[in-house]
């Protein structure tokens, strides 16, 4: 970060499974994505309790944004 070249991953949506949910996993399938490779730190949203006032507390999303840490090629 390019009409490069090798690669990669993989929403929606079906099927199957685990969850009270949110939402995860596994296979199919491709919107997209220069980190759409890994950290729940920070912000944000979403779900579950509780409180019915002030405010808590468990979770969950890394394809919501900022952080961090690693990682392929090499024109401008």
């Nucleotide at each position: 970060g390019a009409u490069a070249a090798g690669a990669g991953c993989a929403a929606a949506c079906c099927c199957g499974u685990c969850g009270c949910g949110a939402g995860g996993c596994g296979g199919g399938g491709a919107c997209g994505c220069a980190a759409a490779g890994c950290c729940g730190c920070g912000g944000g949203u979403c779900a579950g309790a509780g409180u019915u006032u002030u405010u808590u507390u468990u979770g969950a999303c890394a394809g919501c944004c900022g952080g961090g840490c690693u990682g392929c090629c090499g024109a401008a």
The RNA shown here (c-di-GMP-I riboswitch aptamer) has 76 nucleotides and comes from a soil metagenome. Its Rfam family is "c-di-GMP-I riboswitch aptamer". Clan: c-di-GMP_I riboswitch clan. RNAcentral holds the sequence, with entries from MGnify. Its mean pLDDT, the model's own confidence on a scale to 100, is 88.